[in-house]
């Protein structure tokens, strides 16, 4: 310098004006009051994902002897944590020259099931198209030998049969080589055979069992024995192990108009205008106006509700996740839902312009609703660190 791997962070800034939610203070106003409303001032007001609601908790209510079935999740080991399907460290397997990345990573030598296309054959013993063999059985052809019969010019020839070797075909044997496929029942060498094959043997690989050593463990490594090899898929049913009660802040709690109900009181009565008097209007007179009290509870209101497994920072323990201690900070709580708009300057990007000046446009994903820990997904642009490989120079 180039290419790449990986960790962390920011995610527009400043100012002005107007507007909105929350809290506090002041003033005004209504009310006996609590308190409400209005105005003014101050403080404060979205995120790294607030999202998806996929996991795990806190909190709340309901249910609950115990066990099993069913259903669902998880699935190497150790650690962290309130907990987790999360994180950290390690092991194993796979990918990459490497940094590094990925893995539901128990069981298919319990059972059941599945496997497109191609291919001869795709599942408990399966397959023969090409190929290998000609030991077995049969047929044909050619050559040789030979037997009987016949012909002859005596050299030999012909028919039928037997037999030897060779070739071809069929039967048969085989599963080594070729070929198909993601996958065809270990590899190399030898023995063996007609040809072959774990058929047998040696070594290697893999599997199962036992043991030694290292490690907390997963696991690694070494040795012995075994049968000679057991195919793939369990995010297929299933088996094993382990975990899980249900619903969710519209949880739940409190207050409580109106209407209906119950009990008691109730008549020269009661209610409104109205705080009082007068006046007036209305209701009622026992089938009872009205009043008081009570239980449940609708509208509505309050609470839950934001000080928390909280943020920042320093030190310590630990490889790390994380934990401990100290100091410091207070950081939205709306309820149909506030958190916005405009202007100026700056920053960045795009377009026009040869270029400077300049002009125009743009600045992502998105957005609280009880809180918290994760995962996943979206994200314009930018900043910082560590590492690997290759090249070059000193």
């Nucleotide at each position: 310098c180039a290419a790449g791997c990986u960790g962390g962070c920011c995610g527009g800034g400043u100012g002005a004006u107007c507007g909105c939610g929350g809290c506090c203070g002041g003033c005004g106003u209504a009310u006996c009051a609590a308190u409400g409303c209005g105005c003014c001032g101050g403080c404060u007001g979205a995120g790294g994902a607030a999202a998806g609601u996929c996991c795990g908790c806190a909190c709340u209510c309901c249910a609950c002897a115990g066990a099993g079935c069913a259903c669902g999740g998880u699935g190497c080991c150790g650690g962290c944590u309130a907990a987790c399907g999360g994180c950290c460290g390690g092991g194993c397997g796979g990918g990459g020259u490497a940094a590094c990345c990925c893995g539901a990573c128990a069981g298919c030598a319990a059972g059941u099931g599945c496997a497109a296309c191609a291919g001869a054959g795709a599942g408990g013993u399966g397959u023969a198209g090409u190929g290998c063999g000609u030991a077995u059985a049969a047929a044909g052809c050619a050559u040789g030998u030979u037997g009987u019969a016949c012909c002859c010019a005596c050299g030999g020839g012909u028919c039928c049969g037997a037999u030897a070797c060779g070739c071809u075909u069929u039967u048969c044997g085989c599963g080594a080589g070729g070929g198909u496929g993601a996958a065809a029942c270990g590899g190399u060498g030898g023995u063996g055979u007609a040809a072959g094959a774990g058929a047998c043997c040696a070594c290697c690989g893999g599997c199962g069992g036992c043991g030694g050593c290292a490690g907390u463990a997963a696991u690694g490594u070494c040795g012995c024995c075994g049968g000679c090899c057991a195919g793939g898929c369990a995010a297929a049913c299933c088996u094993c192990a382990u975990c899980g009660g249900g619903a969710g802040c519209a949880a739940g709690g409190c207050c409580a108009a109106g209407c209906a109900g119950a009990a008691c009181g109730g008549a020269u009565g009661g209610g409104g205008c109205u705080g009082c008097u007068c006046g007036u209007c209305c209701c009622g007179u026992a089938u009872g106006a009205c009043g008081u009290u009570c239980g449940g509870g609708u509208a509505g209101g309050c609470u839950g509700c934001u000080a928390g497994a909280g943020g920042g920072u320093g030190c310590c323990a630990g490889c790390a996740a994380u934990g401990g201690c100290g100091c410091u900070c207070c950081c939205a709580g709306a309820u149909a839902g506030a958190u916005g708009a405009u202007c100026a300057c700056c920053a960045c990007c795009c377009u026009g312009g040869u270029g400077u000046a300049c002009a125009g446009g743009g600045u992502a994903c998105a957005g609280a609703a009880u809180g918290c820990g994760g995962c996943u997904u979206a994200u314009a642009g930018g900043c910082c660190g560590g590492c690997u490989u290759g090249g070059u120079a000193a």
Molecule: Bacterial RNase P class A
Organism: Promineifilaceae bacterium (SeqCode)